[in-house]
RNA sequence: GGCCUGGUAGCCAAGUGGUAAGGCAAGGGUUUGCAAAACCCUUAUACGGGAGUUCAAUUCUCCCCCAGGCCU
Numbered sequence: 001g002g003c004c005u006g007g008u009a010g011c012c013a014a015g016u017g018g019u020a021a022g023g024c025a026a027g028g029g030u031u032u033g034c035a036a037a038a039c040c041c042u043u044a045u046a047c048g049g050g051a052g053u054u055c056a057a058u059u060c061u062c063c064c065c066c067a068g069g070c071c072u
Stems, first nucleotide, its partner, number of pairs: 001071007010024003018055001026042005048064005
């Protein structure tokens, strides 16, 4: 330098045009002698950055940044 894969909340992670599931963590509650575990409830400005296409973009296109892999 070329090609491929990925970047979504504090962490993991689904979703691939119609404004985003789940788990862990965090907070509150029930329970318990106190905890742990279990169960219930709740919160967060979460889609790497910019531009384009579109009525509408996490999703499609282009450029860039970051991480990993392959080739040279």
A computed fold for a 72-nucleotide RNA from Parcubacteria group bacterium CG10_big_fil_rev_8_21_14_0_10_38_31, annotated as transfer RNA. Its Rfam family is "tRNA".